Predicted 3D model of a 71-nucleotide RNA (transfer RNA) from Urbifossiella sp. Rfam family: tRNA. Its mean pLDDT, the model's own confidence on a scale to 100, is 83. The same sequence occurs in records of 5 taxa. The RNAcentral record of the sequence draws on ENA and MGnify. The source organism's lineage runs through Bacteria, Pseudomonadati, Planctomycetota, Planctomycetia and Urbifossiella.

RNA sequence: GCAUCCGUGGUGUAGCGGAAACAUACCGCCCUCCCACGACGGUGACGCGGGUUCGAGCCCCGCCGGAUGCU
Numbered sequence: 001g002c003a004u005c006c007g008u009g010g011u012g013u014a015g016c017g018g019a020a021a022c023a024u025a026c027c028g029c030c031c032u033c034c035c036a037c038g039a040c041g042g043u044g045a046c047g048c049g050g051g052u053u054c055g056a057g058c059c060c061c062g063c064c065g066g067a068u069g070c071u
Stems, first nucleotide, its partner, number of pairs: 001070007010024004018054001026042003030038001047063005
């Protein structure tokens, strides 16, 4: 330099164009003599910039970052 794939809460992952979900972590509360376990609730995310569309996490283009392969 070229090709392919990936980028979503702190972390690990879902999400066939129509309200961004689950687990874990964190906070609060309940339970307990206390802790742990368990029950309930809450905070928190779509890498950046454009385009298409009534509507984009999803489709298209560029950029940035990462992984793999080739040179």